Description: A computed fold for a 386-nucleotide RNA from a soil metagenome, annotated as Bacterial RNase P class A. RNAcentral holds the sequence, with entries from MGnify.
[in-house]
Order: sequence, then structure tokens, then C1' cells
RNA sequence: GACCGGACGGUCGCUCGUCGCAAGACGGGAGGAAAGUCCGAACUCCGCAGAGCAGUGUGCCGGAUAACGUCCGGGAGGACCGGUUCAAGCUGGUUCGACGGAAAGUGCCACAGAAAACAUACCGCCGGGGCCGCAAGGCUCAGGUAAGGGUGAAAAGGUGCGGUAAGAGCGCACCGCCGCCGCAGUAAUGCGGCGGGCAGGGCAAACCCCACACGGAGCAAGACCAAAUAGGGAGGGAUUUCCUGGCGGGCCUUCGGGCUUUCCGGGGCAGCGUGCCGGCUCGGUGCGCCACAACCUCCGGGUAGGUCGCUUGAGCCGCGCAGUAAUGCGCGGCCCAGAGGAAUGACCGUCCCGCCGCAAGGCGGACAGAAUUCGGCUUACAGGUC
Repeated sequence: GACCGGACGGUCGCUCGUCGCAAGACGGGAGGAAAGUCCGAACUCCGCAGAGCAGUGUGCCGGAUAACGUCCGGGAGGACCGGUUCAAGCUGGUUCGACGGAAAGUGCCACAGAAAACAUACCGCCGGGGCCGCAAGGCUCAGGUAAGGGUGAAAAGGUGCGGUAAGAGCGCACCGCCGCCGCAGUAAUGCGGCGGGCAGGGCAAACCCCACACGGAGCAAGACCAAAUAGGGAGGGAUUUCCUGGCGGGCCUUCGGGCUUUCCGGGGCAGCGUGCCGGCUCGGUGCGCCACAACCUCCGGGUAGGUCGCUUGAGCCGCGCAGUAAUGCGCGGCCCAGAGGAAUGACCGUCCCGCCGCAAGGCGGACAGAAUUCGGCUUACAGGUC
């Protein structure tokens, strides 16, 4: 890293399907992660003129795929081990990963340290002036320098030789870097040549810049059927006007209806506002309000309840072919949970593995458990095999 993750049989149940009038019979019944819900899709509903801004995500190159932040192959880096070189470096193996841009701008770089980016000088090194000293040397002043020491995660290209007062790309060689050109490669990139002494420290999982992508919600999505009760709408009741409507019961009937009654409801009367008239604390009259309902029929929305979505699918197994591989294609075979407070269990026997035991025998067998479905990632996992 890959795979398996107790096996077989019996009895009694649970759940789904098919058959059956029924009794029942037959068949199916958890996983590699069913988990986390972290990515990507299918499917469904809602939304949607166009463009821009904001926001979020991704980020070397090529390929695979329905798609992906996944997978495969490659490139360039980092770390570790080994070899080699005077050294820098080069090189073999193993391994790691959000691997565009730090030469657009802003910001940050703790502590330590002289200095963390317009460079600077703590200990040093160096020549010169002055003072002291017989001398060696010491002290001091203004300079030169950045090789050595020291600090730090990181110190202004690195190593070596030359050079120098000491030093320094100051000069040279090699390594690195920058620019241009050529060659190889689909590309990332690599190799080579020429030129340049070297400019430009690090951090973007800090803001940011660049490129690309992105509407939202999720099977409690959603679709269909559809009570009782309470709302809503239309018609009748009701072109009536003093009486009248209705459910239920009873009686009669020529079956159209009629009569009656318990109960329920409405109206008249009464009341309010206002105009007019009169003999004005009142009366008359007109108009309006009250004013509509109970009940019946139909329509419509929603709820309870039911049905679908619901498992035949980017499916599984085998063989062959293409490809380094991921994967794709072809042929043949197979049907493998589908619930809805939610089935998948219990017991017994034989065997397997581990532990304990002299033995008989005893104890134990991980992580965990479907809920619309797939592709990934991550996490958990006794024991065993390769």
C1' cells in the first nucleotide's frame, strides 16, 4: 500500500416484493466506511433584460471524467540519507505539498542584534596624525573596511584563487542571477551560446494584483388525489311585504307535492340620522340606515390522510481491446434493501481465529449501522492474508 473483516446449518421472528379468496408459499434484506456533511454532480422547485461593482472559490503543465478542490502522468522546488568536489556545487535514492505574481502599490518581519531594507558598524582588521614609552607597545583623533567574530528564522549573491595597508565583483574561474538568441518538448520546462559584475532580503493560508469559475434552496426538494370542521366566492332563499324561510319528525298523496309540529332563523313593531310641514319638550310625512340572515346547491384555496418521487443506475460481475496510467470502448451475463416512530434480530449446533487452563473446558471476535441517488475526500477500525 492492497484485500478480507468470521463460515455453514437448523428453529422462531421482523420487513419488502411476487403469487394466492385465505391460510400460506417463494424470493430479496446494511457498509467499507452506511459516519463527518467537507467538495463535485444528477434530479426538483423558485428566480433570471444587459452590463458593471461587491463577494466567494480555484491557481505549475498535460491528460482522465457528467463534474470536481478528485484521480493519473510529467515538470520545478523543499527535507532526509548516501556518493563526489579544496569548497560552493553536482549527483543517486526516499519522501513532502493550495506550487500564479514580492521588478504595481500598501503593510508586517516578535525577541535578540550596530543594522530587518533610502542600509548600517557592537567586537574587530588596516594605514595616518597627536601624546606616552629606551623598546615592544599603549591611549586618543579623524578616516578606510565589511574578510573574521557575535545576534537572529532570515544580514545585502556563494566558493576558491589572485589582489590589497586591510578589504571589497576590485580582477579572474566555477556556481547562482538578469537580459537577448538558438535548439528540444503539446506544455510546464530543460539544454546551449552571447552579453551584463549583480541590480531586485522574506512573507500573498497579510491586504492586494492577474487569470478563470460561480443565481438560490434542497427529497421535510417537489407532483397528484383529497375528508370533517372553520373561513372565502357565486346562485337560490328574496321581482315577495306581513307575515315568512329552513333542517328534522309525523300525516296525506294523483309521487308533482300538500298539511302539521318540536326547534332554529328572519321580518313587522320599535330605534337612529336627515329634509319638509304644522297648532313645535310633540306629531305627521319622504328618503337613508338597521337590512341582512338561517338553510340549500355549486365553485375555489388550505389542513388531516393517501399516492408518487423511491430505487434499472455516470449500476454490478467476467472476458477482450486501446492507453505508461487515471480511464475509455466492445461483447456476454446479472437485478442486488427501499422503510416511514422507521425491518435487517434472537437462540442452538458444528467449525475457524485469539486469550486463559495440565486437561475437561471457559471467555472473547473490531469500527460501526441505510433513508433521493451517484463520484470523491477525510475520519474510525480487534484480527488476518499478500